A computed fold for a 352-nucleotide part of an RNA from an uncultured Planctomycetota bacterium, annotated as small-subunit ribosomal RNA, central domain. Its mean pLDDT, the model's own confidence on a scale to 100, is 86.

Context: one part of a larger RNA
RNA sequence: CUGGGCUUAAAGGGUGCGUAGGCGGCCCGGCAGGUUGGAUGUGAAAGCCCUCGGCUCAACCGAGGAAUUGCGUUCAAAACCGCCAGGCUCGAGCGGGACAGAGGUGAGCGGAACUACGGGUGGAGCGGUGAAAUGCGUUGAUCUCCGUAGGAACACCGGUGGCGAAGGCGGCUCACUGGGUCCUUGCUGACGCUGAGGCACGAAAGCUAAGGGUAGCAAACGGGAUUAGAUACCCCGGGUAGUCCUAGCCGUAAACGAUGAGCACUGGGUCGAGGAACCCUCCACAGUUUCUCGGCCGUAGCGAAAGCGUUAAGUGCUCCGCCUGGGGAGUAUGGCCGCAAGGCUGAAACUC
Numbered sequence: 001c002u003g004g005g006c007u008u009a010a011a012g013g014g015u016g017c018g019u020a021g022g023c024g025g026c027c028c029g030g031c032a033g034g035u036u037g038g039a040u041g042u043g044a045a046a047g048c049c050c051u052c053g054g055c056u057c058a059a060c061c062g063a064g065g066a067a068u069u070g071c072g073u074u075c076a077a078a079a080c081c082g083c084c085a086g087g088c089u090c091g092a093g094c095g096g097g098a099c100a101g102a103g104g105u106g107a108g109c110g111g112a113a114c115u116a117c118g119g120g121u122g123g124a125g126c127g128g129u130g131a132a133a134u135g136c137g138u139u140g141a142u143c144u145c146c147g148u149a150g151g152a153a154c155a156c157c158g159g160u161g162g163c164g165a166a167g168g169c170g171g172c173u174c175a176c177u178g179g180g181u182c183c184u185u186g187c188u189g190a191c192g193c194u195g196a197g198g199c200a201c202g203a204a205a206g207c208u209a210a211g212g213g214u215a216g217c218a219a220a221c222g223g224g225a226u227u228a229g230a231u232a233c234c235c236c237g238g239g240u241a242g243u244c245c246u247a248g249c250c251g252u253a254a255a256c257g258a259u260g261a262g263c264a265c266u267g268g269g270u271c272g273a274g275g276a277a278c279c280c281u282c283c284a285c286a287g288u289u290u291c292u293c294g295g296c297c298g299u300a301g302c303g304a305a306a307g308c309g310u311u312a313a314g315u316g317c318u319c320c321g322c323c324u325g326g327g328g329a330g331u332a333u334g335g336c337c338g339c340a341a342g343g344c345u346g347a348a349a350c351u352c
Base pairs, nucleotide, nucleotide: 003324004323005322006321007306008305012320014201015200016199017198021194022193023192025088026087027086029084030083031082033081034080035077036076037075038074039073040072041071042070049065050064051063052062053061054060091191092188093187094186095184096183097182098181099180103177104176105175106174107173108172109171110154114150115149116148117147118146119145120144125136126135162169163168206249207248208247210246211245212244216243217242221238223236224235260319261318262317263316264315265314268297269296270295271294272293273292274291275290276289277288278287301308302307325352326351327350334345335344336343337342
């Protein structure tokens, strides 16, 4: 450079925004850079190829032709790409009217449960397990009732339900705020798609001799069991970081649909969520149509198969990322980042 690939065999970046770049709707006019055709110059000779000729043939040699797919100049064409100018509305966006939602941030409030403390009642056990023991309890536990305090999480509703780009989001109310869908077709007039770098977000764990908080749970730790032993798993009784809040780092994951984004096209059936129209009607339900979202089953097609199948893994186009046998190894080294833990980038020898 090229080819083939990326659900499960190696391979989709964790996600978004977006710079450069790449790619880009319909119509008309112009230019002629790309593009196409003609002419002309050049493209040394030798060689290769064709024809003819010379050594008795051949190798070899001589002559002519072709080729030299290129470049310069010039003339012409204007479909396509490009550029300039004008227009359009189907792409994209804005406006108007409705709607659904655990989307986000902050503040406030609530009940159940739990634990602790205080009080009443009560009087011997409780707790725990496969069975036990450690543990708790006459300094009155467990149970039960009342009160107080605290922290964390929000049962039922709850759903192959909803929202979000992903991570993720679940009691209630308020404030601020992002996105989406439908209807309308008033406005802008290609303003679009993708996106190397870059920037931002990013579960859990972890970090800060950070600050606060700590009910429950619980690495570490110590105790009881288990066991031949048990410096362990599972089980039991304790328990500190942590889990929670504020501020700042970290930047990873089976960050998964193991499936990048966008657009177009290609039989159906069925269910759920949100709109709109029609039909019917007192209203509603049901029904029909349509748009958006989420599932299941399946046609063609695809696929090694499993399976996918209008939410494609089908058929095409555009752009990005990535793969190239296993181990060595996501290691070493260098660089960049981080307080650290470590992260990102990322080999080779050797070996099968």